Transfer RNA from a Flavobacteriaceae bacterium, 72 nucleotides, folded computationally.
The coordinates come from a structure-prediction model, not an experiment, and the mean pLDDT is 84.
The RNAcentral record of the sequence draws on ENA.
Taxonomically the source falls in Flavobacteriaceae (Bacteria, Pseudomonadati, Flavobacteriia, Flavobacteriales).
It matches the Rfam family "tRNA". The family's RNA type in Rfam is transfer RNA.
RNA sequence: AGCAAGGUGGCGCAGUGGAAGCGUAUCGGGCUCAUAACCCGAGUGUCGUAAGAUCGAAACUUACCCUUGCUA
Numbered sequence: 001a002g003c004a005a006g007g008u009g010g011c012g013c014a015g016u017g018g019a020a021g022c023g024u025a026u027c028g029g030g031c032u033c034a035u036a037a038c039c040c041g042a043g044u045g046u047c048g049u050a051a052g053a054u055c056g057a058a059a060c061u062u063a064c065c066c067u068u069g070c071u072a
Stems, first nucleotide, its partner, number of pairs: 001071007010024004018055001026042005048064005
């Protein structure tokens, strides 16, 4: 330098056009003599950045940034 994959709550990941969910963690409550486990509930996301197309974008297009791998 070229190519490929990826970037989504604190962490690990889903979500391929009608607008964000799961696990785990955190907090509150229940249960218990108490703790753990278990049960219920709550909060937490400018979806890497910026522009564009669309009535509408996390998802499509373009550029850039970052991570990993391959090639030279």